[in-house]
Context: one part of a larger RNA
RNA sequence: AGCUUACGGUGGAUGCCUUGGCGCGACGUGCCGAUGAAGGACGCGGGACACUGCGAUAAGCCCCGGGGAGCCGUGAACAGGCUUCGAUCCGGGGAUUUCCGAAUGGGGAAACCCGCUGCGAUGAACUCGCAGCACCGCCUAGUUGAACACAUAGACCUGGCGGAGGGCACCUGGUGAACUGAAACAUCUUAGUAACCAGAGGAACAGAAAUCAAAGAGAUUCCCUUAGUAGUGGCGAGCGAACGGGGAAUAGCCCAAACUCAAGAGGCUUGCUUCUUGAGGGUUGUAGGGUCUGGCACAUGGAAGUGAUCAAUCAUGAAGUUAGCAGAAUGGUGUGGGAAAGCCUACCAAAGAGGGUAAGAGUCCCGUAUGCGAAAACUUCAUGACUUCCGUCAGAUACCUGAGUACCACUGGACUCGUGUAAUCCGGUGGGAAUCCGGGGAGACCACUCUCCAAGGCUAAAUACACGUUGCGACCGAUAGUGAACAAGUACCGCGAGGGAAAGGUGAAAAGCACCCCGGUGAGGGGAGUGAAAUAGAUCCUGAAACCGUAAGCUU
Numbered sequence: 001a002g003c004u005u006a007c008g009g010u011g012g013a014u015g016c017c018u019u020g021g022c023g024c025g026a027c028g029u030g031c032c033g034a035u036g037a038a039g040g041a042c043g044c045g046g047g048a049c050a051c052u053g054c055g056a057u058a059a060g061c062c063c064c065g066g067g068g069a070g071c072c073g074u075g076a077a078c079a080g081g082c083u084u085c086g087a088u089c090c091g092g093g094g095a096u097u098u099c100c101g102a103a104u105g106g107g108g109a110a111a112c113c114c115g116c117u118g119c120g121a122u123g124a125a126c127u128c129g130c131a132g133c134a135c136c137g138c139c140u141a142g143u144u145g146a147a148c149a150c151a152u153a154g155a156c157c158u159g160g161c162g163g164a165g166g167g168c169a170c171c172u173g174g175u176g177a178a179c180u181g182a183a184a185c186a187u188c189u190u191a192g193u194a195a196c197c198a199g200a201g202g203a204a205c206a207g208a209a210a211u212c213a214a215a216g217a218g219a220u221u222c223c224c225u226u227a228g229u230a231g232u233g234g235c236g237a238g239c240g241a242a243c244g245g246g247g248a249a250u251a252g253c254c255c256a257a258a259c260u261c262a263a264g265a266g267g268c269u270u271g272c273u274u275c276u277u278g279a280g281g282g283u284u285g286u287a288g289g290g291u292c293u294g295g296c297a298c299a300u301g302g303a304a305g306u307g308a309u310c311a312a313u314c315a316u317g318a319a320g321u322u323a324g325c326a327g328a329a330u331g332g333u334g335u336g337g338g339a340a341a342g343c344c345u346a347c348c349a350a351a352g353a354g355g356g357u358a359a360g361a362g363u364c365c366c367g368u369a370u371g372c373g374a375a376a377a378c379u380u381c382a383u384g385a386c387u388u389c390c391g392u393c394a395g396a397u398a399c400c401u402g403a404g405u406a407c408c409a410c411u412g413g414a415c416u417c418g419u420g421u422a423a424u425c426c427g428g429u430g431g432g433a434a435u436c437c438g439g440g441g442a443g444a445c446c447a448c449u450c451u452c453c454a455a456g457g458c459u460a461a462a463u464a465c466a467c468g469u470u471g472c473g474a475c476c477g478a479u480a481g482u483g484a485a486c487a488a489g490u491a492c493c494g495c496g497a498g499g500g501a502a503a504g505g506u507g508a509a510a511a512g513c514a515c516c517c518c519g520g521u522g523a524g525g526g527g528a529g530u531g532a533a534a535u536a537g538a539u540c541c542u543g544a545a546a547c548c549g550u551a552a553g554c555u556u
Stems, first nucleotide, its partner, number of pairs: 001555009015541001016505002020476002022473009031166002039100003042055003046078001049075003061094006070082003105114003115133007135163005142156003170201001171199005181188001185234001211217002221248005231239002252458003255402001259280010285436001287401003290397007301390005313385010324372003331344003346363002348352001354366003407431008417443001438453005492499002512540001515527004
């Protein structure tokens, strides 16, 4: 020095565990904000570092309800207190709520600085306290006031109402890539995706046919299918419907116009006409409505509704949510540190789901089945009050029925559709109809036939997402599962945008080693003691390997 064996050190794999994650289902809830949000800064405790809670009334104040013996949040103890005259705690409502932040008196390097006006503090100055003072839009009272004489526009300004900012994901619209794929690459694809911007809501969007179809159907949305079909495509890579069928959920309405009336303002031929505003009327495609003529009918009735309809809320009751309550039934023996194991024996069960208790408990604890419960707030439903609405037929007439619109040309975009035979829908530029004897569509176009009525608007539910409660898992078990089971978006890094960890386990219970000894009044250790166990002693369950030793044997 090597090998072997034994015993250790180091190290933290493995096993076991779970406070934390992940996924799915059911039910419920869904906007906040100038009455100052979201998010923060700084403070508040007996001492107070971090988290939590709270705001100078500062781990809290008041009221109402629940609850019933302990409590003064956690890491984490001590001191000192509170509480059956009902505390702590849980739920509902209220009060307070510094400073920053849309931040809004002005400024600003956020959490700071500096004002003005009025009132107050015995208050002139100084200081302090309270209130107000940003901008924009709309409505409104008034003062002024051009071109241009009156006037108007405009300016100033009183009062009122509203806006501003935030929101994980979901939604709508606007702008809109590239890597990539095509085994290169340019049309194409990725993809109308990512990203950015604007806006809305608890959902959003869409929506009551100028739709489909070819038998007829009858708003929209979502799911299954049709179907990877028809198509489209350097006919490459790829992209990719609809009709029809089956389900979920169902709901339909209001204006503009014709016509009538009223008020106001004009024009003038002075009794007509034009315009504006308001009220009535009216809303469709087997066309409907208006106007005129004629007939019938008409309310002590009927219909609907305030979270769709044109518009507007109170009361009562019920159910639910936000705290909770009751809730059955076993003893012995015995091994063990410990019984809930074994054995004997009994009982409950609408409860033998689950968790905890010194090990494996239906009958020990929390619970479970089942049943019950709200002063207050909120949600939903029902009823009543209340509110709103309610003609029809026949004939005549040709007054109305959404115009720079439809459509066309050129040029783009969306549709399965890449210019193609390219219809349909939506833009830009230019041109530019008809008026019910009208107009659009049925995939160039024409005819016939069928079908629908554009150029105004509203509309619940079924759907998407997030959160809460609850349940479940051939989901993970600390290099896994969230980045985060621990003071985690923390420490740390970066000027910044931003990046971003590691780190769980004594024991049933701290019973966390009194006392003695060595030692530096150490660290560490040896006794003693606790404990079932201390090679469970806090670098603490188990404790693999690499690596380092000690002892013995063998080899050289």